This is a predicted complex of two RNAs, RNase P RNA and transfer RNA, with 463 nucleotides together. The prediction has a mean pLDDT of 79. Rfam match: Bacterial RNase P class A. From the family's description: Ribonuclease P (RNase P) is a ubiquitous endoribonuclease, found in archaea, bacteria and eukarya as well as chloroplasts and mitochondria.
């Protein structure tokens, strides 16, 4: 130098002007002005996990249902998140990836294909023995080969298929086969290390025990529900409840231009025989109440809080002491522009210097935190692997 | 914001982990003087995208992207 691997950071910068939200202080009856000061993110995203906090359910607990989670050990307020460490697979190697309990508790599925797919099966094949045929040798007693078929023996070796009841070898055998033996895999057994997963040895056992649980299941552990549109306050108009109080209206005929007035009938629903009265419903009018709605205001930011040193600890992480105050919107602020400066790209330029254009990712807090998930142009610092190539 | 549900042929939709259908549409032919209807037959698919379990995935898991729906 090239290629890679992991782990941390940043994610424009300075400055003038113009705006925009909050807070606190001064001014104003009030619109508002004026000063100081704060104003986005590593993911504010997705809303997939956890918990804080409300509010609702509930005597406690336990069990069932139903959801998650799952190899050991540690952190943490929790967790499916992190840290460390086992097993497995991948990669020369740094390193990376894994829902990684349990298939002797039961049920279930394994399509075509293939003989046979779950305590399975025999198509070709391999073999022995019989019969018939053919050929061929014969000492005539029989003997070899080879076709067919029947009975049996076998799973070596071919085919099927993702999977065929251990594997590679030697033995042995008619021929095979754990039938025997050796290594390796498996199974329980016992020893030794290790808090465990789990590693390692040791005699046995002769293989019996395919896979699937991100199929039901069965262990073990966790979960009551809803979500800041949660909740709590205040509180218009209109219509509507309640509760007091008051009120009978029609008809018909005169007078007036008309609001009105006169005068006359009549006294209507229900209860209580009827009238007077009374009570009750219905209307209507005033006045009170209460409740929700528009519409405000809280929640709403000092918090598992941020920085920095020492300490423990292999880390994740905990403890200590100091030090800081750091977004609060509600159709929703956090911006524009202009200048210089960095960064990348493209022309001109022979190179260089410069010089002109064009860009600077992803993306916006909305109750808050602690994770995981997905987006993200550029760049920067750090450890480590592997190669060349000099010393 | 917060909480739920879809996604399969051009259209609405089915589809117990084992070759992905239907109806409509649309091509091509018969029928007809011609069209409609009606008969035959044919084409047509990134099962929404990336990944993982599994021999095998539309189907189970996980993460995204799209669109509907509810709550004041």
């Nucleotide at each position: 130098c090239c290629a890679g691997a992991c782990g941390g950071c940043c994610g424009g910068a300075u400055g003038a002007c113009c705006g925009c939200u909050c807070u606190u202080c001064g001014g104003g009856c009030a619109a508002c002005c004026g000063a100081a000061g704060g104003g986005a993110g590593g993911a504010a995203a997705g809303u997939c996990c956890g918990g804080g906090c409300u509010c609702c359910a509930c005597g406690g607990a336990a069990a069932c249902a139903c959801g998650g989670u799952g190899c050991c050990g540690g952190g943490u307020a929790a967790c499916g998140c992190c840290c460390g460490g086992c097993g497995g697979g991948g990669g020369c190697g740094a390193c990376c990836c894994c829902a990684g309990g349990g298939a002797c508790a039961g049920u279930g599925c394994c399509a075509c294909a293939g003989a046979g797919a779950g305590c399975a099966g025999a198509c070709c094949g391999c073999c022995g023995c019989c019969g018939c045929c053919g050929c061929c040798c014969u000492u005539c007693g029989g003997g070899g080969c080879g076709c067919c078929g029947a009975c049996g023996g076998c799973a070596a070796g071919g085919g099927u298929g993702a999977a065929a009841g251990g594997g590679u070898g030697c033995g042995g055998u008619a021929a095979g086969a754990g039938c025997g033996c050796a290594c390796c895999g498996c199974g329980g057994u016992c020893c030794c290390g290790g808090c465990a997963a789990c590693g390692g040895g040791a005699a046995c056992g002769g293989c019996a025990c395919g896979g699937c649980a991100a199929a039901c299941c069965c262990c073990a552990c966790c979960g009551g529900g809803a979500g800041c549109a949660a909740g709590a306050c205040c509180a218009a108009a209109u219509a509507g409840g309640g509760g007091c109080g008051g009120c009978a209206g029609g008809c018909c005929g005169g007078a007036g231009c008309g609001a009105u007035c006169c005068g006359g009938c009549g006294c209507c629903u229900g209860c209580g025989u009827u009238u007077c009265c009374g009570c009750a419903a219905a209307g209507c009018c005033g006045c009170c109440c209460g409740g929700g709605u528009c519409g405000g205001u809280c929640g709403c930011g000092c918090g598992a809080g941020g920085c920095g040193u020492c300490c423990a600890g292999u880390a994740a992480c905990g403890g200590a002491c100091g030090u800081c105050c750091c977004a609060g919107a509600u159709g929703a602020a956090u911006g524009g522009u202009c200048a210089u400066c960095c960064c990348c790209c493209a022309c001109c330029g022979c190179c260089a210097a410069g010089g002109u254009g064009g860009g600077g990712a992803c993306a916006g807090a909305a109750c808050c935190c602690g994770g995981c998930u997905u987006a993200u142009a550029g760049g920067c610092c750090g450890u480590c692997u592997g190669g060349c190539a000099c010393u | 914001g917060c909480c739920g549900a879809a996604g399969u042929a051009g259209c609405u939709c089915a589809g117990c982990g084992g070759u992905a259908g239907a109806g409509c549409a649309a091509c091509u032919g018969a029928u007809u003087c011609g069209u409609a209807a009606u008969c035959a037959g044919u084409a047509g698919g990134u099962c929404c995208c990336c990944g993982g379990u599994u021999c095998a995935a539309u189907c189970c898991c996980g993460g995204g992207c799209u669109u509907c729906g509810g709550c004041a």